Predicted 3D model of an 83-nucleotide RNA (c-di-GMP-I riboswitch aptamer) from Methylophaga sp. UBA3192. It matches the Rfam family "c-di-GMP-I riboswitch aptamer". About the family: GEMM was predicted in a large-scale screen for bacterial structured RNA regulatory elements. The coordinates come from a structure-prediction model, not an experiment, and the mean pLDDT is 79.
RNA sequence: UUGUUUUAUAGCCAAACUUGUCGUGAGGCAAGGUCGGAAAGCCACGGGUCUUUAGCUAUAUUGAAGAUGGCCGGGUUGCAUUG
Numbered sequence: 001u002u003g004u005u006u007u008a009u010a011g012c013c014a015a016a017c018u019u020g021u022c023g024u025g026a027g028g029c030a031a032g033g034u035c036g037g038a039a040a041g042c043c044a045c046g047g048g049u050c051u052u053u054a055g056c057u058a059u060a061u062u063g064a065a066g067a068u069g070g071c072c073g074g075g076u077u078g079c080a081u082u083g
Stems, first nucleotide, its partner, number of pairs: 012037002017032006035070001041076003045073003048068007
């Protein structure tokens, strides 16, 4: 110096909930808040879940458009160095 594992230090993010706001909606954004996280940084490529819509006598199935990265997989980029 690099890689892996692990655990310290200094730090980082922010679940649920509340308030405001955007959206038909799932949900997003900001502030507060700290359940948790070693990538809980970024990316909708695959799967899952959810929303809207079309078709259908109705349900289901199917198609289309969206949401979810803190559902899983994958890709990519980083911080620290106690052992």